The RNA shown here (c-di-AMP riboswitch aptamer (ydaO/yuaA leader)) has 134 nucleotides and comes from a Pseudomonadota bacterium.
The prediction has a mean pLDDT of 80.
The RNAcentral record of the sequence draws on Rfam.

[in-house]
RNA sequence: UAGAUCCUACUGCUUAAUCUCACGGAAGUGAGAACGGGGGACCCAACACUUGGGGCGAAUCGUUUUGUAAAAAACGUAGAGGACUCUUCGACUCGAGCCCGACAGCUAACCUCGUCAGCAAACGAAGAGGAAUU
Numbered sequence: 001u002a003g004a005u006c007c008u009a010c011u012g013c014u015u016a017a018u019c020u021c022a023c024g025g026a027a028g029u030g031a032g033a034a035c036g037g038g039g040g041a042c043c044c045a046a047c048a049c050u051u052g053g054g055g056c057g058a059a060u061c062g063u064u065u066u067g068u069a070a071a072a073a074a075c076g077u078a079g080a081g082g083a084c085u086c087u088u089c090g091a092c093u094c095g096a097g098c099c100c101g102a103c104a105g106c107u108a109a110c111c112u113c114g115u116c117a118g119c120a121a122a123c124g125a126a127g128a129g130g131a132a133u134u
Stems, first nucleotide, its partner, number of pairs: 011120004018033006034115006044105001050102001052103001053100004061076006079094003084129007
């Protein structure tokens, strides 16, 4: 000097998954706010319900190959993401996983649940707006 690994702090990213207060040596427990999900009338909608049905999430769908099948892989794809926000163009990345358990359309009041997990790619250009500094 370069690379790898571990720990801490700061600054940020995906996500609803953050903040505050009290108790506690800490782990943690409780409460509130905020953000997010589910259930749930009239009206409206629907006429489906072993070909079961449904929910969270961007994560749906198709073709081909291998395989007895289950399934796997490859290539695409609806859709999604990126350090102020939006739009346009281009490139890059993702396009998973899990849950309910025979059961749920929408849905006011009302009821109820979550506050994890994983990361450092945080792209380039143009236009508009905003913020900060000088």